[in-house]
Context: one part of a larger RNA
RNA sequence: CUGGGCGUAAAGCACGCGUAGGCGGCUUGGUAAGUUGGGAGUGAAAUCCCGGGGCUCAACUCCGGAAUUGCUUUCAAAACUAUCAAGCUAGAGUAUGGCAGGGGACAGUGGAAUUCCUAGUGUAGAGGUGAAAUUCGUAGAUAUUAGGAGGAACACCAGUGGCGAAAGCGACUGUCUGGACCAUUACUGACGCUGAGGCGUGAAAGCGUGGGGAGCAAACAGGAUUAGAUACCCUGGUAGUCCACGCUGUAAACUAUGGGUGCUAGAUAUUGGAGCUUAAGUUUCAGUGUCGUAGCUAACGCGUUAAGCACCCCGCCUGGGGAGUACGGUCGCAAGAUUAAAACUC
Numbered sequence: 001c002u003g004g005g006c007g008u009a010a011a012g013c014a015c016g017c018g019u020a021g022g023c024g025g026c027u028u029g030g031u032a033a034g035u036u037g038g039g040a041g042u043g044a045a046a047u048c049c050c051g052g053g054g055c056u057c058a059a060c061u062c063c064g065g066a067a068u069u070g071c072u073u074u075c076a077a078a079a080c081u082a083u084c085a086a087g088c089u090a091g092a093g094u095a096u097g098g099c100a101g102g103g104g105a106c107a108g109u110g111g112a113a114u115u116c117c118u119a120g121u122g123u124a125g126a127g128g129u130g131a132a133a134u135u136c137g138u139a140g141a142u143a144u145u146a147g148g149a150g151g152a153a154c155a156c157c158a159g160u161g162g163c164g165a166a167a168g169c170g171a172c173u174g175u176c177u178g179g180a181c182c183a184u185u186a187c188u189g190a191c192g193c194u195g196a197g198g199c200g201u202g203a204a205a206g207c208g209u210g211g212g213g214a215g216c217a218a219a220c221a222g223g224a225u226u227a228g229a230u231a232c233c234c235u236g237g238u239a240g241u242c243c244a245c246g247c248u249g250u251a252a253a254c255u256a257u258g259g260g261u262g263c264u265a266g267a268u269a270u271u272g273g274a275g276c277u278u279a280a281g282u283u284u285c286a287g288u289g290u291c292g293u294a295g296c297u298a299a300c301g302c303g304u305u306a307a308g309c310a311c312c313c314c315g316c317c318u319g320g321g322g323a324g325u326a327c328g329g330u331c332g333c334a335a336g337a338u339u340a341a342a343a344c345u346c
Base pairs, nucleotide, nucleotide: 004317005316006315007300008299012314014201015200016199017198021194022193023192025088026087027086028085029084030083031082033081034080035077036076037075038074039073040072041071042070049065050064051063052062053061054060091191092188093187094186096183097182098181103177104176105175106174107173108172109171110154115149116148117147118146119145120144121143125136126135162169163168206247207246208245209244210243211242215241216240220236221235222234223233258313259312260311261310262309263308266291267290268289269288270287271286272285273284274283275282276281295302296301319346320345321344328339329338330337331336
């Protein structure tokens, strides 16, 4: 050093971009650093191991051999790794033509509904519940009609459906903009994969400043329920929810399943293309589901969207508790986040 793992037992970073590093397609030629073989030098002695000898044996000791798996040097080989040179096109990318989409940012517009205001009609109740009460209402509520204000969310379409790296994204129109997929071949010619640090994005809640505030609603108040009721139910109701800018950086951030490549029965449904066909249909590429063969798995189950068979790179785990805590560091306005023990105990 190897002989273990990570869906559910401990364990995949929330997600991406990417530095160093690691790994890397096909062909030809050169070199010879790694690699392989031969030679030389050295690798002290003793010890260890093997074969003998000497003390009556043994321990002990003497002789010889082996070993010292290493280092240096030299000669040679050229398959593999490396490197240099030249080339290729199957990886990767560019171009051209299409194509689907709630992908993103900004601006504008719309209708339904809730609430409030004004006016009309109208009269004694309305709300709410298991039942009630708090509450609202003769200062005219509820109901209903008309007008107005304002904020937030976009019914049906809607789907096991689509898009996005993830978080996430759903009225309509416009402007700007990212990515995927398909087809044709044309071009570049390994430009690739992963990625310690690093950088960026990152639901909800929370924080700062300034707006906004219809509905909902932590906290809070009251009414009920109850033995009690700091709850569940009801009436209210402030932060917040919304917008702009900045911070926070966490989630059962889940497919509890890191990324990439190749190989390995099928069946069926569906989304977006393309080909053939008059059509029904059928073939193919890329995605999304369900079932299932081999195989895997402790089992459950997974099963071409693998948890199968292999390779490359990163992250992580090592009994339960103490503890994702203390201390220290870094970050943060704070809340806290991140990194991360030990004593002790079972």